[in-house]
C1' cells in the first nucleotide's frame, strides 16, 4: 500500500428494503410475603410537553428509493489475511 469482515440503546445482541431496537441483561415501579428472596406483571436511547401526544435517534457525511440498520460512494475506528 491491497483484499476480506465488523461498527445498532446503559450491556449482551437480533432484524439481509415496510411499526427501529426481537430476545435477554441491568435498574425502576407494583404484586406476591409479618419482612425478604425467589416468582409474576408493567417499564428502562434522546429532547419537547402537565398529559396526551410530537421530533430525533443503527459510527460520520451524501447518495438511490414512496420508504435504508439494511442497498451503493466517500472517510473514521477495529479485527484477519497479503505485500
Nucleotide at each position: 500500500g491491497c483484499g476480506g469482515c465488523c461498527g445498532u440503546g446503559c450491556u449482551g445482541g437480533a432484524a439481509g428494503g415496510g411499526u427501529a431496537g426481537a430476545c435477554a441483561g441491568u435498574c425502576g415501579g407494583c404484586g406476591c410475603u409479618u419482612a425478604g428472596a425467589a416468582c409474576g406483571c408493567c417499564g428502562u436511547g434522546g429532547g419537547c410537553g402537565a398529559a396526551a401526544g410530537c421530533c430525533c435517534g443503527u459510527g460520520u457525511g451524501g447518495g438511490u428509493u414512496c420508504g435504508a440498520a439494511u442497498c451503493c460512494c466517500a472517510c473514521c475506528g477495529g479485527c484477519c489475511g497479503c505485500a

This is a predicted structure of an 83-nucleotide RNA (transfer RNA) from Streptomyces pseudogriseolus. The prediction has a mean pLDDT of 80. Taxonomically the source falls in Streptomyces (Bacteria, Bacillati, Actinomycetota, Actinomycetes). Rfam family: tRNA. It is annotated as a transfer RNA.